Predicted 3D model of a 74-nucleotide RNA (transfer RNA) from candidate division WWE3 bacterium RIFCSPHIGHO2_01_FULL_40_23.
It was read from a public genome assembly.
RNA sequence: CGGGGUGUGGCGCAGUUGGCUAGCGCACCAGUAUGGGGUACUGGGGGUCGCAGGUUCGAGUCCUGUCACCCCGA
Numbered sequence: 001c002g003g004g005g006u007g008u009g010g011c012g013c014a015g016u017u018g019g020c021u022a023g024c025g026c027a028c029c030a031g032u033a034u035g036g037g038g039u040a041c042u043g044g045g046g047g048u049c050g051c052a053g054g055u056u057c058g059a060g061u062c063c064u065g066u067c068a069c070c071c072c073g074a
Base pairs, nucleotide, nucleotide: 001073002072003071004070005069006068007067010026011025012024013023019057028044029043030042031041032040033039050066051065052064053063054062
């Protein structure tokens, strides 16, 4: 320098051919059960999808640029 992959709540992931206002597990908070802990159950908070643009009535999901990490090649 060229090519490819990944980048979604604290962590690990899902998200079908673009369409309801983004979900799951763990963790966290509260409540109930227990003498307490663990554990179980119920409820709850938290992301706008690496960043910036574009297309579209509508984009995490398509296009362009860019950043970080990983792999391959030179």
Source information: It matches the Rfam family "tRNA". By type it is a transfer RNA. The prediction has a mean pLDDT of 81.